[in-house]
RNA sequence: CGGGUAGUGGUCCAGCCUGGUAGGACGCGUGUCUGGGGGACACGAAAUCGGAGGUUCAAAUCCUCUCUACCCGA
Numbered sequence: 001c002g003g004g005u006a007g008u009g010g011u012c013c014a015g016c017c018u019g020g021u022a023g024g025a026c027g028c029g030u031g032u033c034u035g036g037g038g039g040a041c042a043c044g045a046a047a048u049c050g051g052a053g054g055u056u057c058a059a060a061u062c063c064u065c066u067c068u069a070c071c072c073g074a
Stems, first nucleotide, its partner, number of pairs: 001073007010026004020057001028044006050066005
């Protein structure tokens, strides 16, 4: 320098191809059950989706540029 993969709550991931309410597990908070702990159940908080711009009524999703990590090539 060229090509590819990945980036989404605190953590790990799904959703992207095919645009239409951002979801799951773990963790966290509150409550109930229990004498307590542990555990179970219920409810709740938390991500404007790496960044910027564009297309569109509408973008995590499509397009362009760019950042970071890893892989391959030179």
The RNA shown here (transfer RNA) has 74 nucleotides and comes from a marine sediment metagenome. The coordinates come from a structure-prediction model, not an experiment, and the mean pLDDT is 82. RNAcentral holds the sequence, with entries from MGnify.